[in-house]
About this RNA:
The part of an RNA shown here (large-subunit ribosomal RNA, domain IV) has 357 nucleotides and comes from Actinobacteria bacterium YIM 96077. The prediction has a mean pLDDT of 84. The RNAcentral record of the full RNA draws on ENA. NCBI's taxonomy places the organism under Bacteria, Bacillati, Actinomycetota, Actinomycetes.
Context: one part of a larger RNA
RNA sequence: CCGUGGUUAAGGAACUCGGCAAAUUGCCCCCGUAACUUAGGGAGAAGGGGGCCCGAACGCGUGAACGGGCACGUCCCCGGUAAGCGUGAACGGGCGCAGAGACCAGGGGAGAGCGACUGUUUAUUAAAAACACAGGUCCGUGCGAAGAAGCAAUUCGAUGUAUACGGACUGACGCCUGCCCGGUGCUGGAACGUUAAGAGGACCCGUUAACCACAUCGUGGUGAAGCGGAGAAUUUAAGCGCCAGUAAACGGCGGUGGUAACUAUAACCAUCCUAAGGUAGCGAAAUUCCUUGUCGGGUAAGUUCCGACCUGCACGAAUGGCGUAACGACUUUCCCACUGUCUCAACCACGGACUCG
Numbered sequence: 001c002c003g004u005g006g007u008u009a010a011g012g013a014a015c016u017c018g019g020c021a022a023a024u025u026g027c028c029c030c031c032g033u034a035a036c037u038u039a040g041g042g043a044g045a046a047g048g049g050g051g052c053c054c055g056a057a058c059g060c061g062u063g064a065a066c067g068g069g070c071a072c073g074u075c076c077c078c079g080g081u082a083a084g085c086g087u088g089a090a091c092g093g094g095c096g097c098a099g100a101g102a103c104c105a106g107g108g109g110a111g112a113g114c115g116a117c118u119g120u121u122u123a124u125u126a127a128a129a130a131c132a133c134a135g136g137u138c139c140g141u142g143c144g145a146a147g148a149a150g151c152a153a154u155u156c157g158a159u160g161u162a163u164a165c166g167g168a169c170u171g172a173c174g175c176c177u178g179c180c181c182g183g184u185g186c187u188g189g190a191a192c193g194u195u196a197a198g199a200g201g202a203c204c205c206g207u208u209a210a211c212c213a214c215a216u217c218g219u220g221g222u223g224a225a226g227c228g229g230a231g232a233a234u235u236u237a238a239g240c241g242c243c244a245g246u247a248a249a250c251g252g253c254g255g256u257g258g259u260a261a262c263u264a265u266a267a268c269c270a271u272c273c274u275a276a277g278g279u280a281g282c283g284a285a286a287u288u289c290c291u292u293g294u295c296g297g298g299u300a301a302g303u304u305c306c307g308a309c310c311u312g313c314a315c316g317a318a319u320g321g322c323g324u325a326a327c328g329a330c331u332u333u334c335c336c337a338c339u340g341u342c343u344c345a346a347c348c349a350c351g352g353a354c355u356c357g
Base pairs, nucleotide, nucleotide: 001352002351003350004349005348006347007346008345010343011342014341019338027051028050029049030048031047036041038172052094053093054092055091058088059087060086061085062084066079067078068077069076070073095099107336108335109334110333111332112331113330114328115327119131120130135170136169137168138167139166140165141164147156148155149154173323174322175321176320178253179252180251183250184249185246186245187244188243189242192241193240194239198235199234204229205228206227207226210222211221212220213219214218254272255271256270257269258268281315282312293309294308295307296306297305
């Protein structure tokens, strides 16, 4: 000097990103216990008192005998005594620094955020506000179900049958969940347009028997059938176009100018654009850039915190909105208690480092 324990005057969070760590609390009995609440809780709320040993007598409980009652019972009801046992406030006495004497063994309260809750998770840096959840909604599926695994047989779904099963989103509960179907998707429709292979085979081309001309072992022309090449009209599905529906489907939910008898503001008006222009509720928020916004509270002093305001850069309604008792090794602010976290360090025990042997 380090590690692990222990103690500490006065102060008591001044430490620090932050009370991290430590300290306090801790068991049993009695009294007592707020807001709020889903009436269960909250609650061990908070807060207060008691607890060891001995004691004659005493209280209470139990308790034969005994007494009383009656519907007369071996068995019911009431009272209650001795002994014994149990227990107890008070009282008297005793010991210690200390009586839940060691070990063991909740610190408490207030406000806010998020998630309802118990659960689950990154084996080895994350336990959470993430996942799940009961509940809600939508979509699919009529049974050889949909869906899933497999090339297939087959299997799961399910020895189930729409109060079932599969998929997606949301996430207890309470109050609610507005407008937009123009785009994308999905569902439905089938008249018209477009559209593949296939069917179809007009017209055209090549080859060529034969024929014609020139005149001759050839050249040129016409050219049937067959074979071959190319191929128009016509016919033809889904799809797409098209027409509807659908947002707890993916998603979206405006701008400008003016206006009231102080000023300011604009219920109001005008105009442009849109599929429709953000409703309720909430709002400097886990969302607010400017920003430590402004006002109020708390502090001597508060970029955090709480309550408001609304100018929402860029909240907003199952990518759910706003509340909410209970719950949380969650996040955050404050208070009480407590303390070596600190002012400011000291000492002790044990084990190391280090030095010498």